Annotation:
Predicted 3D model of an 85-nucleotide RNA (c-di-GMP-I riboswitch aptamer) from Bacillus benzoevorans.
[in-house]
RNA sequence: UAUCGAUAAAGGCAAACCUAUUUAAAGGUAGGGACGCAAAGCCACGGGUCUAAGGCAUUUUUGCUAAGGCAGCCGGGUUACCGAA
Numbered sequence: 001u002a003u004c005g006a007u008a009a010a011g012g013c014a015a016a017c018c019u020a021u022u023u024a025a026a027g028g029u030a031g032g033g034a035c036g037c038a039a040a041g042c043c044a045c046g047g048g049u050c051u052a053a054g055g056c057a058u059u060u061u062u063g064c065u066a067a068g069g070c071a072g073c074c075g076g077g078u079u080a081c082c083g084a085a
Stems, first nucleotide, its partner, number of pairs: 004083002012037002017032006035072001041078003045075003048070003054065004
């Protein structure tokens, strides 16, 4: 340095759910809370997926659509703590 990941050490993150707040919604943010996580740090680049305000279509109440999201769905990129085998 690359790979790897221990019943090691030091620290870290925080699912569901609840409360507040925000958004058209999905979702986000803050607090509580821990199911889990060795990148559960960061980036929507590819796939996937959620939503459908606006737009388009329409038999008028439904369909399609991301320019909105999800990094704790899978790849990819990028940065990083510790060091037993």
NCBI's taxonomy places the organism under Bacteria, Bacillati, Bacilli, Caryophanales, Bacillus. It was read from a public genome assembly, where an Rfam model found it. Its mean pLDDT, the model's own confidence on a scale to 100, is 90.